[in-house]
C1' cells in the first nucleotide's frame, strides 16, 4: 500500500449577552446584593452482580431455598480480572466456551425411520428346505415364490444408530484376529494444579441431554438513604403541678376537704417543617519498586457536584462535523447504547529496496 486483529484516549472548541445552583469574602436590621470560586457521563442508564453503611432478626447446627461450576491467582469482595489448561473456529494477530458428575436413581430424545437404548432388522448380503404358475435351461438347476437359519459389511432415516481407517478372515460377514488412532484402566515422569508425555495392560466394558429433576463441591440471614439519626409548630390521648365550681360557718370574709370538667404551666409524644447521613473516598494525579500480568507497596502533590422538586442552562456568531444520553449514600464490576477522530502493539498478502 490494501486487508484485517487487540488495547488505549477524547466525548467539541473559542467569542458575546442572559440565567441556575453549592462554598467563601464584602455590605445590609433584614430580604438581598456584589466580588472570587467550584458545579454530570463513559455510559450518571439497566438495576444483573459483589461491597460499604444503616436498622430489624439471630445459641450452635441442620432442613428448604437461591446461587456458583477447568485449574492457579489477583482483590474489602464477586457471577468480575488476569495467568494457564483443554475442547472449538479462523491462514494468521487472534476470538468463543457455566468447561465437576450421565458404570446413584429419575426422566426426556419431535419429525423421519426396522430400531432413539435390556436395542434391532426394512431393503440388503450369505445358506438350507419346499414349491414349478411364468422365464431362461439338455438335465440337476438358475431368477422367481413360500417356510428355517446366519450376519449387519451395504443402502436408505436422523442432530445423533452400540468405536473409526485399513490388511487378513468368512458361505457371508463381524474386534473374529492384527496393525494404527479413539477409550478405559495402571505404572512412571514433567507440572502447585487443571493437564500433558511415555510405557504396560483390556477387544471396547452399552448414544445424547444436567442453563431436565437430581447428586458433589463450594457461598449466601431479611431489608434498604423513603436506611437511620437530631430539633421539633399543631392535633389526640396520657402523666405531674397550680387554678377553681361545690359544701361548712358567717353581714363582707374566713376556714377546710376532695377532685368531675375549664383554665394556665411542665413532661412525653412526633405530625408538617428543618437538621443531618452528604460527600474525604478501597478517592485521584506524578513518580520510584515489585510482579508475565491482574494487583501491590513506598514516596510527593491534590481536593474533584452535593441539589431536595430538584441547579449545571438558554440563544447568537466562528469553526468540515456533534452520537448516545443526564447525578439523588457511596464504591468495584457486568451489560447495554452511541458520533466522529487520535494514538499504541501485532497479524496476512502483494511490490519495491
Nucleotide at each position: 500500500u490494501g486487508a484485517g486483529u487487540g488495547g488505549g484516549u477524547c466525548g467539541g472548541g473559542c467569542g458575546g449577552u442572559c440565567g441556575c445552583u453549592g462554598a467563601g469574602c464584602g455590605c445590609a436590621a433584614a430580604a438581598g446584593c456584589g466580588c472570587u470560586u467550584g458545579g454530570a457521563g463513559g455510559a450518571a442508564a439497566g438495576u444483573c452482580c459483589g461491597a460499604g453503611c444503616a436498622g430489624g432478626a439471630c445459641a450452635g447446627g441442620g432442613c428448604a431455598c437461591g446461587g456458583u461450576g477447568g485449574c492457579g491467582g489477583c482483590u474489602a469482595a464477586c457471577g468480575g480480572c488476569c495467568g494457564c489448561a483443554c475442547g472449538g473456529g479462523g491462514c494468521g494477530a487472534c476470538c468463543c466456551g457455566a468447561u465437576g458428575g450421565a458404570a446413584a436413581g429419575u426422566g426426556c430424545c419431535a419429525c423421519a425411520g426396522a430400531a432413539a437404548a435390556u436395542a434391532c432388522a426394512c431393503a440388503g448380503c450369505c445358506u438350507u428346505c419346499g414349491g414349478c404358475a411364468g422365464c431362461c435351461u439338455u438335465u440337476u438347476g438358475g431368477c422367481c415364490c413360500g417356510g428355517g437359519g446366519g450376519c449387519a459389511a451395504u443402502g436408505g432415516u436422523g442432530a445423533a444408530a452400540u468405536g473409526g481407517u485399513g490388511c487378513g478372515g468368512u458361505a457371508a460377514g463381524a474386534g473374529c484376529g492384527c496393525a494404527c488412532c479413539g477409550c478405559g484402566u495402571c505404572g512412571c515422569c514433567g507440572g502447585u494444579a487443571a493437564c500433558g508425555g511415555c510405557g504396560g495392560c483390556g477387544g471396547c466394558a452399552c448414544g445424547g441431554c444436567a442453563a431436565a429433576c437430581c447428586c458433589c463441591a463450594c457461598c449466601g440471614c431479611c431489608u434498604g438513604c423513603a436506611a437511620g439519626a437530631c430539633c421539633a409548630a399543631a392535633u389526640a390521648u396520657g402523666c405531674c403541678g397550680g387554678u377553681c365550681a361545690g359544701u361548712c360557718g358567717g353581714c363582707c370574709c374566713g376556714a377546710u376537704c376532695a377532685a368531675a370538667a375549664u383554665c394556665c404551666g411542665g413532661c412525653g409524644g412526633g405530625u408538617a417543617g428543618g437538621u443531618u447521613g452528604c460527600u474525604c473516598g478501597a478517592a485521584c494525579g506524578g513518580c520510584g519498586a515489585g510482579g508475565c500480568g491482574a494487583c501491590u507497596c513506598g514516596c510527593c502533590g491534590u481536593c474533584c457536584a452535593g441539589a431536595u422538586a430538584a441547579a449545571u442552562g438558554a440563544c447568537c456568531g466562528c469553526u468540515a462535523a456533534a452520537a448516545c444520553a443526564g447525578a439523588a449514600c457511596u464504591c468495584g464490576g457486568c451489560u447495554u447504547a452511541c458520533u466522529g477522530a487520535c494514538c499504541c502493539a501485532c497479524u496476512c498478502a502483494u511490490u519495491u529496496u

Background:
This is a predicted structure of a 353-nucleotide RNA (Bacterial RNase P class A) from a Sedimentisphaerales bacterium. Its mean pLDDT, the model's own confidence on a scale to 100, is 76. The RNAcentral record of the sequence draws on ENA. Rfam family: Bacterial RNase P class A. The family's RNA type in Rfam is ribozyme. The gene name in the source record is rnpB.